This is a predicted structure of a 113-nucleotide RNA (FMN riboswitch aptamer (RFN element)). The model forms 100% of the base pairs in the Rfam consensus. It matches the Rfam family "FMN riboswitch aptamer (RFN element)". Gene Ontology term of the family: FMN binding. From the family's description: The RFN element is a highly conserved domain that is found frequently in the 5'-untranslated regions of prokaryotic mRNAs that encode for flavin mononucleotide (FMN) biosynthesis and transport proteins. The prediction has a mean pLDDT of 85.

């Protein structure tokens, strides 16, 4: 400087109005929200990962157009579109597994080269 061991600490957001209804933050209107790392420039929708599901092997969601630029499916306009499981009146947003797990960030400290 680089790989490396060990441990530390952190590491997901978001129903507010109205409307039927005996009930709905769940249905209808209208609102809100977007994990990590990569990519020539900043991504929920690209490309990988975690998260979920499963005995395992494996499965697993979504974006066009148009403008600037040297360079953007990532910026800026316009319109769209997605979002486990269990409970409950049908849930991305409430409760609950979970005070979990975790992609992975930072810092501590050792010992080789």
């Nucleotide at each position: 400087u680089a790989g490396u061991g060990u441990c530390u600490u952190c590491g997901g957001g978001g129903c507010g109005g109205g409307g039927u209804g005996a009930g709905a933050u769940u249905c209808c209107c209208c609102a809100c929200c977007g994990g990590c790392a990569g990519u020539g420039a900043u991504a929920g929708u690209c490309u990988g990962c975690a998260a979920g599901c499963g005995a395992a092997a494996g499965c697993u969601g979504a974006a066009u157009c148009g403008g600037u630029g040297a360079a953007a499916u990532u910026c800026c306009g316009a319109u769209a579109c997605c979002g486990a499981c269990g409970g409950u009146a049908u849930a991305g947003u409430c409760c609950g597994g979970a005070u979990g797990a975790g992609a992975g960030a930072a810092g501590a400290u050792g010992g080789c080269g």